[in-house]
This record gives sequence, structure tokens and C1' cells, in this order.
RNA sequence: UGGCGGGCUAGGCCGGGAGGGUAGCGGUCUCCUGUUACUGCAAAACCGCUUUACGGCAGGGCCGAAGCUCCAGGGGCGUUGGAUGCUGGCCUGCUGGAGCCUGGGGCCCAACGAGGAAGCCCUGUCUGGCAGGAUCCUGGCCGCGGUGAACCUGGUCAGGCCCGGGAGGGAGCAGCCAUAAGCCACGGUCAGGGUGUCUGCCAGGUAGCAGGGCAGAGGCAAGCUCCACAAGCUCCAGCUCGUCUGGCACCAGCCACCCUGGAGCGCGCCCGCCG
Repeated sequence: UGGCGGGCUAGGCCGGGAGGGUAGCGGUCUCCUGUUACUGCAAAACCGCUUUACGGCAGGGCCGAAGCUCCAGGGGCGUUGGAUGCUGGCCUGCUGGAGCCUGGGGCCCAACGAGGAAGCCCUGUCUGGCAGGAUCCUGGCCGCGGUGAACCUGGUCAGGCCCGGGAGGGAGCAGCCAUAAGCCACGGUCAGGGUGUCUGCCAGGUAGCAGGGCAGAGGCAAGCUCCACAAGCUCCAGCUCGUCUGGCACCAGCCACCCUGGAGCGCGCCCGCCG
């Protein structure tokens, strides 16, 4: 002095970044991103700090003279900003177009149609009023008939009862006959009311149906199409006032992670064996 092995120590690693916040740095918070990879405690009126600020306190693991730091470039995740561009959603208003509505024209024509279409006219069916009937119900009156009295109606009164010596007389139930009120039925009349009702007159209505007349070939208010169309609604398009930390792009800043280059610091101590 080099190699191999062992033991130490200094040291290194156990994440980094952006935003927010701050006079500023770090942290707790939010987000992004990486690793095989730490733990506990406190922190927003906050915690630790001051350009030597890139955390504080208390522990642990691994590596170990291994590495660490800084600068620049490239790739690249993300984020912040922008008198930027494009674009999207919602929204304000305007303009235009279309549809909905209405009027008119045309086309095509279902059912139907010379056994007569559309159209026009008359009438009936419908409604109101008036008048008269039909029918039914209710009530009053009249007429006819029937029925109708345990007793408080009449007549006749078997039996029985009463009076009488007798002749005879008397009251009288049931029954029978008659009749009153009442009830039933019918008829007439008057009044009131109802109607799946009829007729006449007047008036109204008639988009359906029916009858008749005129006329003579088409014919729907459906469909298609053209023209006109105030306002409104819906849809579409354009422009526009805004809004959404919207999206994309661009520019600028920072940048996880990866790659490259450069610079700086460090690369120590002990023991054994071998050259």
C1' cells in the first nucleotide's frame, strides 16, 4: 500500500412538492405524487423559528464509511396566475326560422253517391207560452145499489118471565124483517194535482236524424300543399348581458417522479489473515 473478513464511530435513510396561511420560513389543514420503509405528543386567537428560518419535543428501525447537498438541462404528474384564444352548461334580452291557432286557394279523396253526392230551402223530431182533451190520484157534493144495531133504533117477538082463580093482560131476550150513522162499490158533477199522454195556435231553436223540394256529380272539419297571419307558447339557429374556481389550448411561475451533466462536502478508526 492493496484484497478479504470482523468490530466501531461520524454520518446517511425512514419521503417530496403545490396551494392556503404568514412580514417571511417550516408545521398542523387541503390537494398532487413517490417508496421496501417508522412511532408517540402538541399546534389557527396556534406551534417552532428569522434569510444559517426547509419544523418542535420524546423514542425506534435499517445502512454505515457509506454517501449527502447544490446548480443546470430534458422528459413529466400536478398546481398557481393571466386585460389571452377557442369552447361547453345555465341564464338575460334581441333577431330570424319552424310548429301550434285562424282565414282563403289547390291537390288527393274514405264512407257514401244517377235507387241522386256536396250545397241551398221548407217541415217534423226539441224548447217556451196559451187553449182543449186523455189518463191517474186526492177531496167535496149528489144519485143508485149493497152492507150495516149484544144494549142505549123500530116492528114482530118462539121459549122463558111477571100479574091473575080463570079468561086474559104486560114487559121483553134470541131469531126474523126494516132502518140510522158508518162502511163498500158504481155513476154524475165540481175543485186541486200528476204524466214515458194527445191535439191545435203563437213564438223560438235546429251542428244530429228523418221527410219533402231545388239542382245534377261529386264527396270529410281527415291527409298533403300554397298564400296571408297580431299576440302568446314550444323548439331550433345567430348575436348579446352575466354566471359556473366549467373544459381545452397558449403563455408565465413552482414542481412530485424519472433521466443526464456539472460543482461542493465527506470517504475515518481498531483487529485478524494473505500478497
This is a predicted structure of a 275-nucleotide RNA (Archaeal signal recognition particle RNA).
The coordinates come from a structure-prediction model, not an experiment, and the mean pLDDT is 78.
Rfam family: Archaeal signal recognition particle RNA. A reference for the family is Wild et al. (2002), "Towards the structure of the mammalian signal recognition particle", Curr Opin Struct Biol. The family's RNA type in Rfam is non-coding RNA gene.